[in-house]
Context: one part of a larger RNA
RNA sequence: UGACGGGGGCCCGCACAAGCGGUGGAGCAUGUGGUUUAAUUCGACGACGCGAAGAACCUUACCUGGGCUCGAACGGCUGCGGAAAGCCGGUGGAAACACUGGUUCUCCCGCAAGGGAUCGUAGUCGAGGUGCUGCAUGGCUGUCGUCAGCUCGUGUCGUGAGGUGUUGGGUUAGGUCCCGCAACGAGCGCAACCCUUGUCCUGUGUUGCCAUCAUUAAGUUGGGAACUCGCAGGAGACCGCCAGCGAUAAGCUGGAGGAAGGUGGGGAUGACGUCAAGUCAUCAUGGCCUUUAUGUCCAGGGCUACACACGUGCUACAAUGGCCGGUACAGAGCGAAGCCAACCCGCGAGGGGGAGCUAAUCGCAAAAAACCGGUCUCAGUUCGGAUUGGAGGCUGCAACUCGCCUCCAUGAAGCUGGAAUCGCUAGUAAUGCCGGAUCAGCAUGCCGGCGUGAAUACGUUCCCGGGCCUUGUACA
Repeated sequence: UGACGGGGGCCCGCACAAGCGGUGGAGCAUGUGGUUUAAUUCGACGACGCGAAGAACCUUACCUGGGCUCGAACGGCUGCGGAAAGCCGGUGGAAACACUGGUUCUCCCGCAAGGGAUCGUAGUCGAGGUGCUGCAUGGCUGUCGUCAGCUCGUGUCGUGAGGUGUUGGGUUAGGUCCCGCAACGAGCGCAACCCUUGUCCUGUGUUGCCAUCAUUAAGUUGGGAACUCGCAGGAGACCGCCAGCGAUAAGCUGGAGGAAGGUGGGGAUGACGUCAAGUCAUCAUGGCCUUUAUGUCCAGGGCUACACACGUGCUACAAUGGCCGGUACAGAGCGAAGCCAACCCGCGAGGGGGAGCUAAUCGCAAAAAACCGGUCUCAGUUCGGAUUGGAGGCUGCAACUCGCCUCCAUGAAGCUGGAAUCGCUAGUAAUGCCGGAUCAGCAUGCCGGCGUGAAUACGUUCCCGGGCCUUGUACA
RNA backbone atom coordinates (compact mmCIF):
# COMPACT_ATOMS: atom_id res chain seq x y z
C1' U A 1 0.00 0.00 0.00
C1' G A 2 -3.62 -3.67 -0.32
C1' A A 3 -6.50 -7.92 1.15
C1' C A 4 -9.16 -10.02 5.14
C1' G A 5 -12.15 -9.79 10.22
C1' G A 6 -18.68 -13.99 13.08
C1' G A 7 -14.04 -5.09 14.35
C1' G A 8 -16.39 -0.05 14.48
C1' G A 9 -18.90 4.38 12.08
C1' C A 10 -21.68 6.52 7.75
C1' C A 11 -24.43 5.32 3.21
C1' C A 12 -26.82 2.73 -1.04
C1' G A 13 -29.46 -1.32 -3.92
C1' C A 14 -36.65 -5.22 -4.82
C1' A A 15 -30.90 -6.52 -0.19
C1' C A 16 -34.41 -7.30 3.88
C1' A A 17 -39.15 -5.71 5.58
C1' A A 18 -44.52 -4.44 3.67
C1' G A 19 -47.33 -6.42 -0.47
C1' C A 20 -48.82 -9.04 -5.30
C1' G A 21 -47.86 -13.11 -8.47
C1' G A 22 -45.00 -17.43 -9.20
C1' U A 23 -41.21 -21.84 -9.05
C1' G A 24 -40.55 -26.38 -5.89
C1' G A 25 -46.11 -31.16 -6.29
C1' A A 26 -49.12 -32.76 -11.82
C1' G A 27 -49.03 -33.37 -17.41
C1' C A 28 -46.39 -31.59 -21.46
C1' A A 29 -42.45 -28.47 -24.08
C1' U A 30 -37.34 -27.27 -23.93
C1' G A 31 -32.06 -27.23 -22.17
C1' U A 32 -28.34 -29.75 -19.08
C1' G A 33 -26.19 -33.86 -16.29
C1' G A 34 -26.10 -39.03 -16.29
C1' U A 35 -26.85 -43.50 -18.77
C1' U A 36 -27.26 -45.88 -23.41
C1' U A 37 -25.48 -46.09 -28.38
C1' A A 38 -21.97 -47.75 -34.42
C1' A A 39 -22.86 -42.35 -33.56
C1' U A 40 -26.21 -40.10 -29.88
C1' U A 41 -20.92 -33.97 -33.31
C1' C A 42 -18.71 -29.73 -30.52
C1' G A 43 -18.43 -25.73 -27.04
C1' A A 44 -20.43 -23.15 -22.44
C1' C A 45 -20.59 -25.10 -15.90
C1' G A 46 -22.21 -18.32 -11.01
C1' A A 47 -23.70 -22.80 -17.53
C1' C A 48 -28.65 -25.11 -18.16
C1' G A 49 -35.70 -22.02 -24.17
C1' C A 50 -27.07 -20.57 -23.86
C1' G A 51 -23.79 -20.40 -29.26
C1' A A 52 -28.78 -22.52 -32.33
C1' A A 53 -33.09 -15.76 -35.16
C1' G A 54 -35.79 -22.26 -36.31
C1' A A 55 -31.28 -30.75 -37.00
C1' A A 56 -36.79 -34.81 -42.02
C1' C A 57 -32.56 -34.37 -46.85
C1' C A 58 -29.44 -30.05 -46.82
C1' U A 59 -27.62 -27.70 -42.48
C1' U A 60 -23.69 -31.45 -40.15
C1' A A 61 -18.99 -30.73 -37.93
C1' C A 62 -20.83 -37.39 -35.64
C1' C A 63 -21.51 -42.90 -37.13
C1' U A 64 -21.89 -47.07 -40.87
C1' G A 65 -21.11 -48.25 -45.81
C1' G A 66 -19.64 -46.99 -50.97
C1' G A 67 -16.31 -43.70 -53.95
C1' C A 68 -12.06 -39.80 -55.33
C1' U A 69 -6.54 -38.65 -54.70
C1' C A 70 -3.81 -31.82 -58.19
C1' G A 71 -8.33 -33.44 -55.08
C1' A A 72 -15.16 -29.91 -53.99
C1' A A 73 -12.84 -24.39 -54.74
C1' C A 74 -7.90 -21.32 -56.11
C1' G A 75 -2.55 -19.75 -58.03
C1' G A 76 2.45 -20.75 -60.45
C1' C A 77 5.66 -23.94 -63.49
C1' U A 78 6.78 -28.29 -66.99
C1' G A 79 5.28 -32.17 -70.61
C1' C A 80 1.34 -34.10 -73.75
C1' G A 81 -3.43 -33.47 -76.09
C1' G A 82 -7.63 -31.06 -77.91
C1' A A 83 -10.89 -26.41 -78.89
C1' A A 84 -12.76 -26.85 -74.18
C1' A A 85 -17.28 -26.11 -72.46
C1' G A 86 -22.12 -27.13 -73.87
C1' C A 87 -26.11 -30.49 -75.74
C1' C A 88 -28.28 -35.67 -76.34
C1' G A 89 -27.63 -40.41 -74.47
C1' G A 90 -26.21 -45.92 -72.90
C1' U A 91 -24.46 -49.78 -69.01
C1' G A 92 -23.57 -50.90 -63.64
C1' G A 93 -25.10 -48.45 -59.15
C1' A A 94 -28.63 -46.42 -53.30
C1' A A 95 -26.25 -42.19 -55.02
C1' A A 96 -21.52 -40.46 -55.51
C1' C A 97 -18.86 -42.52 -59.07
C1' A A 98 -16.81 -45.83 -62.87
C1' C A 99 -16.94 -47.37 -68.04
C1' U A 100 -18.73 -45.75 -72.79
C1' G A 101 -21.43 -43.70 -77.53
C1' G A 102 -23.12 -39.49 -80.51
C1' U A 103 -23.32 -34.22 -82.00
C1' U A 104 -21.87 -28.93 -82.93
C1' C A 105 -18.30 -25.12 -83.37
C1' U A 106 -12.38 -23.12 -83.15
C1' C A 107 -11.71 -17.20 -79.39
C1' C A 108 -7.43 -13.66 -80.53
C1' C A 109 -2.51 -12.27 -83.15
C1' G A 110 -0.17 -14.28 -87.54
C1' C A 111 0.90 -15.54 -94.87
C1' A A 112 2.81 -19.63 -92.34
C1' A A 113 5.57 -21.82 -88.55
C1' G A 114 4.12 -20.71 -84.12
C1' G A 115 2.42 -17.91 -79.85
C1' G A 116 -1.46 -16.37 -76.39
C1' A A 117 -6.30 -17.17 -74.04
C1' U A 118 -9.14 -21.47 -72.43
C1' C A 119 -9.96 -26.64 -71.12
C1' G A 120 -8.57 -31.79 -70.32
C1' U A 121 -4.67 -35.01 -68.78
C1' A A 122 0.35 -36.57 -66.37
C1' G A 123 3.61 -34.43 -62.74
C1' U A 124 5.47 -30.75 -59.28
C1' C A 125 5.56 -26.33 -55.70
C1' G A 126 1.68 -24.53 -53.12
C1' A A 127 -3.68 -26.78 -51.58
C1' G A 128 -7.38 -28.72 -47.86
C1' G A 129 -8.38 -29.77 -42.32
C1' U A 130 -15.24 -27.41 -37.74
C1' G A 131 -7.60 -31.55 -36.35
C1' C A 132 -4.75 -29.77 -31.12
C1' U A 133 -3.28 -25.61 -28.10
C1' G A 134 -8.34 -19.40 -25.86
C1' C A 135 -2.35 -21.35 -20.73
C1' A A 136 1.24 -18.63 -27.57
C1' U A 137 -2.43 -14.55 -29.80
C1' G A 138 -5.64 -10.45 -32.51
C1' G A 139 -10.59 -9.20 -32.63
C1' C A 140 -15.18 -9.68 -30.18
C1' U A 141 -17.90 -10.80 -25.57
C1' G A 142 -19.40 -11.91 -20.37
C1' U A 143 -18.79 -10.41 -15.17
C1' C A 144 -18.19 -7.25 -10.80
C1' G A 145 -21.50 -2.76 -12.53
C1' U A 146 -24.31 2.16 -15.04
C1' C A 147 -21.17 0.44 -9.12
C1' A A 148 -18.67 5.83 -8.43
C1' G A 149 -14.84 5.22 -8.79
C1' C A 150 -9.51 5.04 -11.38
C1' U A 151 -5.37 8.13 -12.29
C1' C A 152 -1.80 12.06 -13.96
C1' G A 153 1.44 16.85 -14.10
C1' U A 154 3.77 20.31 -10.98
C1' G A 155 4.44 21.37 -5.88
C1' U A 156 5.11 19.49 -1.03
C1' C A 157 6.05 15.60 3.07
C1' G A 158 8.89 10.92 3.81
C1' U A 159 15.91 7.60 3.81
C1' G A 160 12.32 4.58 1.11
C1' A A 161 7.94 1.75 -0.31
C1' G A 162 4.67 5.75 -0.59
C1' G A 163 1.54 9.93 1.29
C1' U A 164 -0.90 14.51 0.04
C1' G A 165 -4.46 16.08 -3.85
C1' U A 166 -9.07 11.96 -3.62
C1' U A 167 -9.09 13.06 3.70
C1' G A 168 -12.55 16.63 6.79
C1' G A 169 -17.92 19.64 7.58
C1' G A 170 -22.42 19.62 4.67
C1' U A 171 -24.94 17.88 0.15
C1' U A 172 -26.10 14.68 -4.15
C1' A A 173 -28.52 9.50 -8.16
C1' G A 174 -23.22 10.74 -8.77
C1' G A 175 -15.19 12.16 -6.78
C1' U A 176 -22.64 16.05 -7.88
C1' C A 177 -21.80 20.67 -5.93
C1' C A 178 -20.47 24.16 -1.73
C1' C A 179 -17.14 25.35 2.33
C1' G A 180 -12.52 24.29 4.57
C1' C A 181 -7.51 22.44 3.89
C1' A A 182 0.07 22.05 1.34
C1' A A 183 -1.81 21.85 -2.12
C1' C A 184 -2.83 23.97 -7.29
C1' G A 185 -4.61 22.17 -11.71
C1' A A 186 -5.85 18.27 -15.29
C1' G A 187 -7.48 13.45 -17.65
C1' C A 188 -10.68 8.78 -18.08
C1' G A 189 -15.51 7.92 -15.73
C1' C A 190 -20.62 10.91 -13.65
C1' A A 191 -23.78 14.54 -15.92
C1' A A 192 -24.99 16.97 -20.53
C1' C A 193 -24.78 16.62 -25.92
C1' C A 194 -27.89 11.63 -29.29
C1' C A 195 -32.70 8.61 -30.08
C1' U A 196 -37.71 7.88 -28.31
C1' U A 197 -42.16 9.26 -25.48
C1' G A 198 -45.47 13.15 -22.89
C1' U A 199 -47.72 19.46 -24.19
C1' C A 200 -48.12 23.55 -27.50
C1' C A 201 -46.97 26.56 -31.99
C1' U A 202 -45.62 27.21 -37.29
C1' G A 203 -45.28 25.10 -42.22
C1' U A 204 -47.36 21.23 -45.33
C1' G A 205 -52.11 18.44 -46.81
C1' U A 206 -52.12 12.67 -50.18
C1' U A 207 -53.06 7.48 -50.32
C1' G A 208 -54.49 10.18 -44.32
C1' C A 209 -58.64 13.53 -41.80
C1' C A 210 -64.34 15.34 -41.87
C1' A A 211 -66.47 20.49 -38.04
C1' U A 212 -69.59 23.48 -41.40
C1' C A 213 -72.58 22.87 -46.77
C1' A A 214 -74.52 19.38 -50.32
C1' U A 215 -74.56 13.99 -51.59
C1' U A 216 -74.19 8.51 -50.43
C1' A A 217 -75.43 1.89 -48.60
C1' A A 218 -70.38 3.67 -47.19
C1' G A 219 -65.56 10.20 -46.19
C1' U A 220 -68.76 7.29 -51.20
C1' U A 221 -68.53 11.85 -54.33
C1' G A 222 -68.23 17.36 -54.63
C1' G A 223 -65.84 20.27 -51.32
C1' G A 224 -63.03 21.91 -46.85
C1' A A 225 -57.55 22.82 -44.33
C1' A A 226 -60.62 23.52 -38.82
C1' C A 227 -59.82 18.66 -35.99
C1' U A 228 -57.11 13.68 -35.85
C1' C A 229 -52.73 12.02 -37.96
C1' G A 230 -48.02 11.82 -40.83
C1' C A 231 -43.47 14.61 -41.92
C1' A A 232 -40.22 18.89 -41.05
C1' G A 233 -38.79 23.08 -38.02
C1' G A 234 -39.38 25.54 -33.40
C1' A A 235 -41.09 26.58 -28.11
C1' G A 236 -41.05 24.32 -23.30
C1' A A 237 -38.23 22.64 -17.22
C1' C A 238 -33.83 26.11 -15.32
C1' C A 239 -34.91 24.93 -8.18
C1' G A 240 -36.51 29.90 -13.01
C1' C A 241 -40.65 32.25 -9.09
C1' C A 242 -42.65 32.37 -3.66
C1' A A 243 -42.18 30.67 1.55
C1' G A 244 -39.54 27.87 5.23
C1' C A 245 -34.93 25.15 6.69
C1' G A 246 -29.57 25.59 5.91
C1' A A 247 -23.68 28.77 7.01
C1' U A 248 -25.75 34.47 3.75
C1' A A 249 -23.30 28.44 0.43
C1' A A 250 -24.29 23.94 -2.06
C1' G A 251 -28.81 22.15 -1.43
C1' C A 252 -33.48 20.21 1.01
C1' U A 253 -38.98 20.56 2.13
C1' G A 254 -43.61 22.73 0.76
C1' G A 255 -46.44 25.96 -2.66
C1' A A 256 -47.88 28.67 -7.25
C1' G A 257 -48.06 28.43 -12.36
C1' G A 258 -47.67 24.40 -15.87
C1' A A 259 -48.96 19.03 -20.46
C1' A A 260 -44.75 17.88 -17.65
C1' G A 261 -41.00 19.60 -11.34
C1' G A 262 -36.57 18.84 -9.25
C1' U A 263 -32.29 13.18 -13.56
C1' G A 264 -40.30 14.05 -16.24
C1' G A 265 -40.56 8.26 -18.32
C1' G A 266 -37.70 4.77 -21.45
C1' G A 267 -33.29 3.66 -24.51
C1' A A 268 -28.31 3.92 -26.55
C1' U A 269 -23.86 4.86 -23.91
C1' G A 270 -20.07 0.32 -19.59
C1' A A 271 -13.79 4.34 -16.52
C1' C A 272 -8.70 2.02 -14.54
C1' G A 273 -9.08 -2.88 -13.93
C1' U A 274 -10.64 -8.29 -12.00
C1' C A 275 -11.57 -13.53 -13.28
C1' A A 276 -4.28 -17.07 -17.46
C1' A A 277 -13.19 -15.77 -17.38
C1' G A 278 -15.40 -17.27 -22.75
C1' U A 279 -14.52 -18.01 -27.93
C1' C A 280 -8.50 -21.39 -32.53
C1' A A 281 -16.30 -24.12 -34.31
C1' U A 282 -17.91 -16.54 -37.00
C1' C A 283 -13.38 -14.53 -38.64
C1' A A 284 -8.01 -13.77 -38.43
C1' U A 285 -3.44 -15.94 -36.68
C1' G A 286 1.98 -18.29 -34.23
C1' G A 287 3.39 -23.26 -33.16
C1' C A 288 2.26 -28.53 -33.55
C1' C A 289 -0.19 -32.61 -36.18
C1' U A 290 -2.36 -34.78 -40.82
C1' U A 291 -1.58 -35.39 -46.76
C1' U A 292 -4.71 -42.34 -51.37
C1' A A 293 -6.45 -38.90 -45.23
C1' U A 294 -7.65 -35.91 -39.50
C1' G A 295 -8.94 -33.82 -46.92
C1' U A 296 -13.25 -34.45 -50.18
C1' C A 297 -18.04 -36.59 -52.60
C1' C A 298 -22.41 -39.65 -51.82
C1' A A 299 -26.46 -42.89 -49.58
C1' G A 300 -28.55 -44.24 -45.07
C1' G A 301 -28.50 -43.43 -39.92
C1' G A 302 -27.50 -40.05 -35.66
C1' C A 303 -27.72 -34.92 -33.20
C1' U A 304 -35.08 -36.52 -31.73
C1' A A 305 -32.23 -42.60 -27.56
C1' C A 306 -34.39 -43.01 -21.69
C1' A A 307 -34.26 -46.39 -15.28
C1' C A 308 -33.20 -41.42 -13.55
C1' A A 309 -31.60 -36.06 -11.43
C1' C A 310 -31.77 -30.63 -12.06
C1' G A 311 -32.83 -25.70 -14.55
C1' U A 312 -36.21 -22.62 -17.66
C1' G A 313 -41.16 -22.44 -19.44
C1' C A 314 -46.39 -23.70 -21.16
C1' U A 315 -51.27 -25.72 -19.67
C1' A A 316 -54.10 -26.61 -15.50
C1' C A 317 -56.35 -28.00 -10.92
C1' A A 318 -61.93 -24.16 -11.96
C1' A A 319 -67.78 -20.34 -10.63
C1' U A 320 -63.51 -13.35 -10.33
C1' G A 321 -64.84 -19.88 -13.90
C1' G A 322 -66.23 -23.32 -18.43
C1' C A 323 -69.47 -23.42 -22.76
C1' C A 324 -73.06 -21.00 -26.45
C1' G A 325 -75.02 -16.61 -28.96
C1' G A 326 -74.72 -11.30 -29.77
C1' U A 327 -71.98 -6.52 -29.74
C1' A A 328 -67.47 -3.15 -29.36
C1' C A 329 -62.42 -0.73 -28.97
C1' A A 330 -55.71 -1.11 -30.65
C1' G A 331 -50.71 -0.34 -31.66
C1' A A 332 -46.50 -1.87 -34.00
C1' G A 333 -45.21 -4.49 -38.15
C1' C A 334 -44.96 -7.52 -42.79
C1' G A 335 -46.05 -8.43 -48.17
C1' A A 336 -44.08 -9.11 -55.93
C1' A A 337 -40.58 -16.45 -56.53
C1' G A 338 -44.95 -12.18 -51.95
C1' C A 339 -49.66 -10.62 -49.13
C1' C A 340 -53.91 -12.76 -51.02
C1' A A 341 -60.04 -9.81 -51.01
C1' A A 342 -65.18 -10.82 -52.83
C1' C A 343 -67.64 -15.30 -54.14
C1' C A 344 -68.19 -20.91 -54.24
C1' C A 345 -67.13 -26.05 -51.95
C1' G A 346 -65.81 -28.47 -47.18
C1' C A 347 -68.07 -29.63 -39.89
C1' G A 348 -62.83 -28.17 -40.16
C1' A A 349 -57.58 -27.95 -41.37
C1' G A 350 -58.03 -26.56 -46.28
C1' G A 351 -59.39 -26.41 -51.65
C1' G A 352 -61.27 -23.68 -55.93
C1' G A 353 -61.36 -18.76 -57.58
C1' G A 354 -59.27 -14.64 -59.25
C1' A A 355 -59.92 -8.64 -57.93
C1' G A 356 -56.42 -5.32 -55.83
C1' C A 357 -51.63 -4.08 -54.08
C1' U A 358 -44.23 -2.04 -56.29
C1' A A 359 -48.76 -0.68 -50.87
C1' A A 360 -51.01 6.06 -44.99
C1' U A 361 -54.46 3.58 -51.35
C1' C A 362 -54.78 -3.31 -51.66
C1' G A 363 -54.00 -7.57 -48.44
C1' C A 364 -52.34 -10.30 -43.91
C1' A A 365 -56.82 -8.70 -40.22
C1' A A 366 -60.66 -12.08 -36.66
C1' A A 367 -57.70 -8.12 -32.02
C1' A A 368 -58.54 -10.94 -27.32
C1' A A 369 -59.53 -10.15 -22.45
C1' A A 370 -63.94 -6.58 -21.81
C1' C A 371 -69.53 -5.75 -22.30
C1' C A 372 -74.86 -7.89 -22.95
C1' G A 373 -78.00 -12.32 -22.78
C1' G A 374 -78.38 -17.62 -21.87
C1' U A 375 -76.69 -22.22 -19.65
C1' C A 376 -73.78 -25.33 -16.12
C1' U A 377 -74.32 -25.53 -9.69
C1' C A 378 -69.30 -27.64 -6.76
C1' A A 379 -68.98 -32.85 -9.15
C1' G A 380 -62.49 -35.44 -10.89
C1' U A 381 -67.61 -32.21 -13.19
C1' U A 382 -70.11 -29.15 -19.42
C1' C A 383 -63.07 -28.43 -14.78
C1' G A 384 -58.56 -30.32 -17.01
C1' G A 385 -56.57 -31.74 -21.41
C1' A A 386 -52.13 -35.76 -21.50
C1' U A 387 -52.31 -40.39 -24.00
C1' U A 388 -54.07 -43.61 -27.71
C1' G A 389 -57.23 -45.39 -32.08
C1' G A 390 -59.39 -43.86 -36.71
C1' A A 391 -60.16 -40.47 -40.81
C1' G A 392 -58.17 -36.23 -43.35
C1' G A 393 -55.34 -31.46 -44.82
C1' C A 394 -50.62 -28.67 -45.96
C1' U A 395 -45.38 -27.83 -47.08
C1' G A 396 -41.70 -30.38 -49.46
C1' C A 397 -37.86 -34.78 -54.42
C1' A A 398 -39.18 -37.12 -49.69
C1' A A 399 -42.87 -36.50 -43.27
C1' C A 400 -40.97 -44.59 -41.27
C1' U A 401 -37.00 -43.28 -37.89
C1' C A 402 -38.40 -37.46 -37.17
C1' G A 403 -42.86 -31.93 -39.24
C1' C A 404 -47.20 -28.89 -38.39
C1' C A 405 -52.53 -28.59 -38.54
C1' U A 406 -57.94 -30.42 -38.63
C1' C A 407 -62.18 -33.63 -37.44
C1' C A 408 -64.44 -37.96 -34.76
C1' A A 409 -63.61 -41.06 -30.65
C1' U A 410 -60.63 -41.72 -26.11
C1' G A 411 -60.50 -39.04 -21.93
C1' A A 412 -54.69 -39.82 -17.80
C1' A A 413 -52.30 -37.02 -13.79
C1' G A 414 -53.98 -32.91 -11.39
C1' C A 415 -58.68 -30.44 -5.98
C1' U A 416 -53.08 -24.61 -4.92
C1' G A 417 -48.07 -28.11 -4.13
C1' G A 418 -42.60 -30.11 1.87
C1' A A 419 -37.86 -28.04 2.97
C1' A A 420 -36.56 -24.26 0.08
C1' U A 421 -36.61 -20.44 -3.65
C1' C A 422 -37.62 -16.34 -7.79
C1' G A 423 -39.63 -11.72 -10.02
C1' C A 424 -41.71 -6.97 -9.40
C1' U A 425 -42.06 0.02 -6.58
C1' A A 426 -46.54 2.31 -11.71
C1' G A 427 -48.94 2.49 -16.66
C1' U A 428 -44.87 -1.38 -13.00
C1' A A 429 -46.64 -6.50 -11.28
C1' A A 430 -50.52 -9.52 -12.84
C1' U A 431 -53.52 -10.64 -17.00
C1' G A 432 -55.40 -10.60 -22.53
C1' C A 433 -54.40 -10.63 -27.50
C1' C A 434 -51.41 -8.93 -32.00
C1' G A 435 -46.94 -8.64 -35.07
C1' G A 436 -41.82 -9.72 -36.60
C1' A A 437 -36.90 -12.15 -37.32
C1' U A 438 -35.24 -17.24 -38.53
C1' C A 439 -38.18 -19.91 -42.18
C1' A A 440 -40.39 -24.43 -48.14
C1' G A 441 -42.68 -26.37 -43.65
C1' C A 442 -42.18 -26.26 -38.15
C1' A A 443 -42.37 -21.43 -31.71
C1' U A 444 -45.10 -22.94 -25.09
C1' G A 445 -38.57 -19.91 -27.12
C1' C A 446 -36.72 -14.90 -28.59
C1' C A 447 -37.53 -9.67 -30.07
C1' G A 448 -41.24 -5.94 -30.19
C1' G A 449 -46.58 -3.77 -29.90
C1' C A 450 -51.10 -2.41 -27.76
C1' G A 451 -55.59 -3.45 -24.24
C1' U A 452 -57.27 -4.11 -18.95
C1' G A 453 -54.71 -2.69 -14.73
C1' A A 454 -53.47 -3.37 -8.86
C1' A A 455 -51.35 -3.96 -3.69
C1' U A 456 -47.44 -2.27 -0.56
C1' A A 457 -42.90 0.36 1.32
C1' C A 458 -43.41 1.50 9.22
C1' G A 459 -38.45 1.29 8.61
C1' U A 460 -32.67 -0.16 7.99
C1' U A 461 -32.21 -4.42 13.65
C1' C A 462 -31.28 -8.74 10.57
C1' C A 463 -29.79 -11.85 5.36
C1' C A 464 -27.06 -10.77 0.43
C1' G A 465 -24.05 -7.48 -2.66
C1' G A 466 -21.58 -2.79 -2.99
C1' G A 467 -19.22 2.40 -1.78
C1' C A 468 -16.35 5.80 1.76
C1' C A 469 -13.63 6.56 6.46
C1' U A 470 -11.34 4.14 10.48
C1' U A 471 -9.14 -0.03 13.50
C1' G A 472 -6.49 -5.00 14.29
C1' U A 473 -3.40 -8.58 11.66
C1' A A 474 1.75 -13.81 12.82
C1' C A 475 -1.48 -12.64 5.34
C1' A A 476 0.63 -10.58 0.23

The part of an RNA shown here (small-subunit ribosomal RNA, 3' major domain) has 476 nucleotides and comes from a metagenome.
The prediction has a mean pLDDT of 84.
It matches the Rfam family "Bacterial small subunit ribosomal RNA". Gene Ontology terms of the family: structural constituent of ribosome and ribosome.